The prediction has a mean pLDDT of 80. Predicted 3D model of a 73-nucleotide RNA (transfer RNA) from Papaver nudicaule. The RNAcentral record of the sequence draws on Rfam. Rfam family: tRNA. By type it is a transfer RNA.

[in-house]
RNA sequence: GCUGUCUUAGCUCAAUUGGUAGAGCACAUGGUUUGCAACCAUGAGGUUGUGGGUUCGAUUCCCGCAGAUGGCA
Numbered sequence: 001g002c003u004g005u006c007u008u009a010g011c012u013c014a015a016u017u018g019g020u021a022g023a024g025c026a027c028a029u030g031g032u033u034u035g036c037a038a039c040c041a042u043g044a045g046g047u048u049g050u051g052g053g054u055u056c057g058a059u060u061c062c063c064g065c066a067g068a069u070g071g072c073a
Stems, first nucleotide, its partner, number of pairs: 001072007010025004019056001027043005049065005
């Protein structure tokens, strides 16, 4: 220099022909306990890396940029 893949909750990851973004762990509250842990119930937490484009509608399709990682030179 060329090229592939990835970026979603605090963390690890889902989300198929484009149609209301979920799970586990962690966290908070309540129950249980003398108390803690474990367990049970409930809840909070997301401008889907960023800027544009297409579309009635974009995590999803297209382009630029940033970051991570692999291949070739």